[in-house]
The part of an RNA shown here (small-subunit ribosomal RNA, central domain) has 348 nucleotides and comes from a metagenome. It matches the Rfam family "Bacterial small subunit ribosomal RNA". Its mean pLDDT, the model's own confidence on a scale to 100, is 88.
Context: one part of a larger RNA
């Protein structure tokens, strides 16, 4: 390489848009590039293979045949594929009418709690722990009542509920805006799928500049514990956490399960529509999600099982013993931290 694989053994890219490329629905006609069948030419010799001959055998040398899996040319076939022309509607998209939603962005706004400040009441403790101490407090704390300020997060509702491609999204209102589902079957007529490269998005932490800072809280300081305690526990506490504008581009970025499409028993719950029956409660049918259980089948087993890890097809990505090594060197990116790509010696 071929092959075999990728939930947990090595292996699905964090996610999407999309270029080249690969692959692609139904019918008719044409062409004859691919494809199939036949004929002809050529395919030097040597070599290889088979049968033979010579040297006593062998190596070696000679003869004959086959082969040279190829190329060119010609005749025919027309299913498949391709190309050209035409048509279709079921894939895809659109239109119309409805629906649900923490989808996104901006602005405004609300209450509870916390901390602080001021004032009232009030007096000796409070706090913290396994037990303590550091700590706060007679300069009046803790507690309680009233007033004010600030920042951050949104209890209940809340749900194996919803939305989003993923990351993710949760008080309320308004504006702008993306996607999606159902019904009608009205329009276009294969316009599709995937996607190397490329581009965009991408939790937390971190970085740059400017703001903000209530609570929490790396680092740090102290009190404990301990043989020690650079920890676990406690008292404080700076970056940070928050906002604006940029950068970074990584995560157990997980369903550890790429995307699309078709087929293959059911049962049950829930969520969003539509239709039918019913006075109603409700029942049934159907389409789209989210869960649980379970047959066939698959699996090393665990388990998966119409939301497949079953059975097919298309395209991409990735794996090939452990360590060395998510490393070195080089290249590219980054302000840096570092990221991406990615070996070998050696060793078992």
């Nucleotide at each position: 390489u071929u092959g075999g694989g990728u939930g947990u053994a090595a292996a699905g890219g964090g996610c999407a848009a999309g270029u080249a490329g690969g692959c692609g629905g139904u019918c008719u006609c044409a062409u004859g590039g691919g494809u199939g069948a036949g004929g002809g030419g050529u395919g030097a010799a040597a070599u290889c293979u088979u049968c033979u001959g010579a040297c006593u055998c062998a190596a070696u040398c000679g003869g004959a045949a086959a082969a040279c899996u190829g190329c060119c040319u010609u005749u025919c076939a027309a299913a498949c594929u391709a190309u050209g022309a035409g048509a279709c509607u079921u894939g895809a998209g659109g239109a119309u009418g409805g629906g649900a939603g923490a989808g996104g962005a901006a602005a405004a706004u609300g209450g509870a709690a916390u901390u602080c400040u001021c004032g009232g009441u009030g007096u000796a403790a409070g706090g913290g722990u396994g037990a303590a101490a550091u700590c706060u407090g007679u300069g009046g704390a803790u507690a309680u009542c009233g007033a004010g300020a600030a920042g951050a997060a949104c209890a209940c509702c809340g749900g194996c509920g919803g939305c989003g491609a993923a990351g993710g999204c949760g008080g309320u209102u308004u504006u702008c805006u993306g996607g999606u589902c159902c019904a009608u079957u009205c329009c276009u007529g294969a316009c599709g799928c995937u996607g190397a490269a490329u581009u965009g998005c991408g939790a937390a932490a971190g970085c740059u500049a400017g703001g903000g800072u209530a609570g929490c809280g790396a680092a740090c300081a102290g009190a404990a514990u301990u043989a020690g305690a650079u920890a676990c526990u406690c008292u404080g506490g700076u970056a940070g956490u928050c906002c604006u504008a940029g950068c970074u581009g990584u995560a157990a970025a997980c369903g550890a399960u790429g995307a699309g499409u078709a087929c293959u028993a059911g049962g049950u719950g829930u969520u969003g529509g539509u239709c039918u029956c019913u006075c109603g409660c409700g029942a049934g049918a159907u389409c789209g999600g989210c869960g649980c259980c379970g047959c066939a089948g698959c699996u090393a087993a665990c388990g998966c099982a119409u939301u497949a890890a079953g059975u097919g097809c298309u395209c991409c990505a990735c794996c090939u013993g452990g360590g060395g090594a998510c490393u070195a060197c080089g290249a590219c990116c980054g302000c840096a931290a570092g990221g991406u790509u990615a070996a070998a010696a050696c060793u078992c």